[in-house]
Molecule: transfer RNA
Organism: Candidatus Woesearchaeota archaeon
């Protein structure tokens, strides 16, 4: 220089190919119950420009272009 895959919550992912409900799950934080207390366990609350900009669309985390980081592979 070319491909190619990744990037979504504090942390590990799903979901993306087929665009449609307010974007979820576990594990963590918090609050409550429980318990002499802690821990376990129940219930509950918070946190997310879906790497970033743009485009297409009635509507984009999903479709397209561009960029940025990271891993591969190929010259």
């Nucleotide at each position: 220089g070319g491909g190619c895959u990744c990037a979504u919550a504090g942390c590990u992912c799903a979901g993306c190919c087929u665009g449609g409900c307010u974007a979820g799950a576990g594990c963590g934080a918090c609050u409550g119950a429980c318990u002499c207390u802690u821990a376990a366990u129940c219930a509950g609350u918070a946190g997310g420009u879906c790497g970033c900009g743009a485009g297409u669309u009635c509507g984009a985390a999903u479709c397209u272009c561009g960029u940025u980081g990271a891993g591969c592979c190929c010259g």